[in-house]
RNA sequence: AGAGUCGGCUAAGCAGUCGCCGUACUACACAUAAAGUAGUAGGGAGGAAAGUCCGGGCUCCAAUGAGCAAAGUGCCAGGUAACGCCUGGGAGGUGCAAGCCUACGGAAAGUGCCGCAGAAAAUAUACCGCCGAUGUAGUAAUACAGGUAAGGGUGAAAUGGUGCGGUAAGAGCGCACCGCGCUGUUGGUAACAACAGUGGCAGGGUAAACCCCACUCGGAGCAAGACCAAAUAGAGGGGCAAGCAGUUUAAUCUGCAACAUACGGCUCGUAUGGUUCCUGGGUAGGUCGCUUGAGGGCUGUGGCGACGCAGCCCCUAGAUGAAUGACUGUUCUCGACAAAACCCGGCUUAUCGGCCGACUCUACUU
Repeated sequence: AGAGUCGGCUAAGCAGUCGCCGUACUACACAUAAAGUAGUAGGGAGGAAAGUCCGGGCUCCAAUGAGCAAAGUGCCAGGUAACGCCUGGGAGGUGCAAGCCUACGGAAAGUGCCGCAGAAAAUAUACCGCCGAUGUAGUAAUACAGGUAAGGGUGAAAUGGUGCGGUAAGAGCGCACCGCGCUGUUGGUAACAACAGUGGCAGGGUAAACCCCACUCGGAGCAAGACCAAAUAGAGGGGCAAGCAGUUUAAUCUGCAACAUACGGCUCGUAUGGUUCCUGGGUAGGUCGCUUGAGGGCUGUGGCGACGCAGCCCCUAGAUGAAUGACUGUUCUCGACAAAACCCGGCUUAUCGGCCGACUCUACUU
């Protein structure tokens, strides 16, 4: 100097005029289910607000359990309110490297699938080829019986790999090393790794196929839900049950049973009590929920890290047919992707430019 990898911050700035929303204070006004006007002071869209893919907080299902099914996750150890997220480690893959990726439990419980090609893809086999030692025929060459799976071909994959010996030619047939299975020792919390011994060990792949194993696991959602106001046709029709025992003048009351209902399905249990379904008509305006939070910042401390603990400081949009717009001037690095609607933690996707830190590789100089 160039090319890269990982992490963090920012997201046009400044000034003026008018307009919009909300909070606090003051003054006037005063309806009340709710509400207005004026002035002053302060505040007012994002790193992804997007996707609606996960996890929760919160609300409701009167209250509240067990199991099955369905569903989700899938190496180990931690973090977290929790997670399919994050951190660290292991294994596999990839890159010269810094780094990056992983749908990463089980194929010896069972079932299924591996098309075409090829001899053959499982109850394994012989297309081309090699040998012809042994046996038969032949003077011989050779032919047949037979042996073979090392070489070639097909294919994603051909039944462990390489080398040496051996053989008629070969083959774990034997041996050495590697691979694989089993056992033990050492290190590590563990996943796992290393070492030693032993066995010639034999068809592989696929579970992002069904399945098995381990763990998790109610549902619906702010259009949740609560309150006030208003209005009506307490209209019409249907299903199930009203049984037994005690008590009471009787109605009734208590218990059991039956029936119905209870916000994913089924069974048991529990609770309520008359319950549930269909048709038709009326009303639908406002207030709360609604922003103080598993919140943010700084410092110290523990930890490899995610993160935890302690102290101090700060309050940072709440619209409801939907608030931040218009105009002018100026600066430069010339502005991309793009607008909250209950809130938060993640992941994924889109994206112009600027700044900072650490690390890797190449070339040159000292």